[in-house]
RNA sequence: GGACCUGUAGCCAAGCCUGGAUAUGGCGUUAGCCUCCUAAGCUAAAAAUCGUGGGUUCGAAUCCCACCGGGUCCG
Numbered sequence: 001g002g003a004c005c006u007g008u009a010g011c012c013a014a015g016c017c018u019g020g021a022u023a024u025g026g027c028g029u030u031a032g033c034c035u036c037c038u039a040a041g042c043u044a045a046a047a048a049u050c051g052u053g054g055g056u057u058c059g060a061a062u063c064c065c066a067c068c069g070g071g072u073c074c075g
Base pairs, nucleotide, nucleotide: 001074002073003072004071005070006069007068010027011026012025013024020058029045030044031043032042033041051067052066053065054064055063
């Protein structure tokens, strides 16, 4: 230098190919219930400008372009 994969809450993932409006789940956190107390269990809540910028569209996590970070391979 080139090709491909990848980036979504504190952590790990789904959703992307096939655009549809309030982004889903697990773990964790916080509060409550339960308990003599804890743990477990149950209920609820908070937390993501979906890597950044731009474009297409009535509408973008999803399609297009550029760039940035990580990884693999080739030279």
This is a predicted structure of a 75-nucleotide RNA (transfer RNA) from a Candidatus Altarchaeota archaeon.
It matches the Rfam family "tRNA". It is annotated as a transfer RNA.